[in-house]
């Protein structure tokens, strides 16, 4: 270097172009002599920058990082 795939809460996956969700971590409370387990709430993300569009995680270009294939 050239082709293909991939980057979304801490992690680990969802998500026709139309309110970013769910699991498991955390935190509060509850239950408990304490703790675990088990209930309930809660907080917390779309790799950067344009650009298309009423509307963008998505589509489009550039870039940057992983991955696999050629050489």
């Nucleotide at each position: 270097u050239g082709a293909g795939g991939g980057a979304u809460c801490g992690u680990c996956c969802a998500a026709c172009g139309g309110c970013a969700g769910g699991a498991c971590a955390c935190c509060u409370g509850g239950c408990u002599c304490u703790g675990a387990c088990c209930c309930a709430g809660g907080g917390a993300a779309u790799c950067a920058u344009g650009g298309u569009u009423c509307g963008a995680a998505u589509c489009c270009a550039u870039g940057u990082c992983c991955c696999u294939c050629a050489g």